[in-house]
A computed fold for a 357-nucleotide RNA, annotated as Bacterial RNase P class A. Model confidence (mean pLDDT): 76 of 100. Its Rfam family is "Bacterial RNase P class A". Rfam's curators write: Ribonuclease P (RNase P) is a ubiquitous endoribonuclease, found in archaea, bacteria and eukarya as well as chloroplasts and mitochondria. It is annotated as a ribozyme.
RNA sequence: GGAGUGAGCUAGGCAGUCGCUCUUAAAAUCGCAAGAUUCUUAAGGGAGGAAAGUCCGGGCUCCGCAGGGUAAGGUGCCAGGUAAUGCCUGGGAGGCGCGAGCCUACGGAAAGUGCCACAGAAAAUAUACCGCUCAAAAUGCGUGCAUUGUGAGUAAGGGUGAAAUGGUGCGGUAAGAGCGCACCGCGUUGUUGGUAACAGCAAUGGCAGGGCAAACCCCACCGGGAGCAAGACCAAAUAGGGAUCCAAAGGCGUGGCCCGCGCUGGAUUCGGGUAGGUUGCUUGAGGUGCUUGGUGACAAGCAUCCUAGAUGAAUGACUGUCCACGACAGAACCCGGCUUAUAGGCUCACUUCAUCC
Numbered sequence: 001g002g003a004g005u006g007a008g009c010u011a012g013g014c015a016g017u018c019g020c021u022c023u024u025a026a027a028a029u030c031g032c033a034a035g036a037u038u039c040u041u042a043a044g045g046g047a048g049g050a051a052a053g054u055c056c057g058g059g060c061u062c063c064g065c066a067g068g069g070u071a072a073g074g075u076g077c078c079a080g081g082u083a084a085u086g087c088c089u090g091g092g093a094g095g096c097g098c099g100a101g102c103c104u105a106c107g108g109a110a111a112g113u114g115c116c117a118c119a120g121a122a123a124a125u126a127u128a129c130c131g132c133u134c135a136a137a138a139u140g141c142g143u144g145c146a147u148u149g150u151g152a153g154u155a156a157g158g159g160u161g162a163a164a165u166g167g168u169g170c171g172g173u174a175a176g177a178g179c180g181c182a183c184c185g186c187g188u189u190g191u192u193g194g195u196a197a198c199a200g201c202a203a204u205g206g207c208a209g210g211g212c213a214a215a216c217c218c219c220a221c222c223g224g225g226a227g228c229a230a231g232a233c234c235a236a237a238u239a240g241g242g243a244u245c246c247a248a249a250g251g252c253g254u255g256g257c258c259c260g261c262g263c264u265g266g267a268u269u270c271g272g273g274u275a276g277g278u279u280g281c282u283u284g285a286g287g288u289g290c291u292u293g294g295u296g297a298c299a300a301g302c303a304u305c306c307u308a309g310a311u312g313a314a315u316g317a318c319u320g321u322c323c324a325c326g327a328c329a330g331a332a333c334c335c336g337g338c339u340u341a342u343a344g345g346c347u348c349a350c351u352u353c354a355u356c357c
Base pairs, nucleotide, nucleotide: 001353002352003351004350005349006348007347008346009345010344012322013321014320015319016318017317018316020046021045022044023043024042025041026040027038028037029036030035048328052339053338055337056336057335058334059333060227061226062225063224073222074221075220076219077091078090079089080088081087092106093104094103095102096101107218108217112216113215114212115211116210129158130157131154132153133152134151135150137148138147139146140145141144166184167183168182169181170180171179185207186205187204188203189202190201191200192199193198231279232278233277234276241270242269243268244267245266246265250264251263252262253261254260286305287304288303289302290301291300292299293298323326
């Protein structure tokens, strides 16, 4: 210097003018007061690393709930962290990369069911297409060979496929074959190390019915439901309801009329609750720094900081200037994660290649 790997940071700067929203203070108006309101003024605060997708987990709230089960669903190597998780950390196994490092839904296929396109003889009760070997037969002639079909043996060889019933070698055999042996792989048992997943070693078994469970399924574990439009409080009216008291007469309707039936009054009071308002609302499993424990995720202690809170819903517009000319994108109850989008710039550690000393 080139090519990479991992972990982080930043998210145009400065100045001015005019706005928006919240808080505090003042002023004005209303009110006896408590207090309320804003056409006013001043000061201060005002989006993100993902505010996003709403995919997981929790807090909070209401409803439900003796206890248990089913359905439907999720998770799935081991240990730890955490409020909790499907997240994170460390480890194991497998795979990829020269390497730094990266990836993995990674329980069970001998409980059962199902699927395996095309090709191929055969895709699972295994199987004989070509080939190889043997037998007896026919034919031919050069009389011990060739050819033809038949029967039997054979998975070594060819061919098909994503995948074909352990691999390589030696022996063995008519030809072959774990048929026998050595090594590798695999199963079982024991033992050693490790909390464990697992690994090492030894003995032993010729090897045991291929794959798919992100197909149904089986096994183990997990969890009540709904969500801030949750919920709580205040509470209008020429709205509507209940109770008590007063009047006991009138009015209206039905009807030819009477009776009857239905509707209708005033006062006091009660709770529900619509419009509307208030609250929930931002101090929290919080941030920063240091120390200690831990490989780490993280935990503990001390110090310090307060950092949007709207409800038609604010964070914007314009101007000047500088540069490397600025990506993705906008809070709505709050946190912890995951995933996705993202211009440019910067830092640290490590790997590898080339060159020079």